[in-house]
Molecule: Fluoride riboswitch aptamer (crcB RNA motif)
Organism: Actinobacteria bacterium UBA2184
RNA sequence: GAUACAGAAGGCGAUGGAGCUCGCCUCGACCGCCCUGUCGGGCUGAUGGCUCCUACACAUCC
Numbered sequence: 001g002a003u004a005c006a007g008a009a010g011g012c013g014a015u016g017g018a019g020c021u022c023g024c025c026u027c028g029a030c031c032g033c034c035c036u037g038u039c040g041g042g043c044u045g046a047u048g049g050c051u052c053c054u055a056c057a058c059a060u061c062c
Base pairs, nucleotide, nucleotide: 009026010025011024012023013022016053017052018051019050020049021048032043033042034041035040
């Protein structure tokens, strides 16, 4: 110096932030669903999951 393994750390999980937790990735993990040959059209959700906050939507009351 190179390679391999392990550890630590980091990153990712369809639109924001925080905590906890799960899974995945180490240059990849990830980039929603339905109809349509394509063009195009329609639908759900700020979470991977739970809780809280913010934004948005609906209903009621003042």